[in-house]
RNA sequence: CGGGGUGUGGCGCAGCUUGGCAGCGCGCAGCGUUCGGGACGCUGAGGUCGCUGGUUCGAAUCCAGUCACCCCGA
Numbered sequence: 001c002g003g004g005g006u007g008u009g010g011c012g013c014a015g016c017u018u019g020g021c022a023g024c025g026c027g028c029a030g031c032g033u034u035c036g037g038g039a040c041g042c043u044g045a046g047g048u049c050g051c052u053g054g055u056u057c058g059a060a061u062c063c064a065g066u067c068a069c070c071c072c073g074a
Stems, first nucleotide, its partner, number of pairs: 001073007010026004020057001028044005050066005
């Protein structure tokens, strides 16, 4: 320098192909249960999707640029 991949709550991931209210598991908080804890059950908080811009009535999703990390090549 060129090519490819990944980036989504605290952590691990799905959703992207087919644009339509942002989800799952773990974790966390409260409540129930228990003598207490754990386990189990119920409820809840927490992210506007790496960043910027564009297309569209509407973008995590499509397009362009850019940043970080990983892989391949030179």
Molecule: transfer RNA
Organism: Candidatus Saccharimonadota bacterium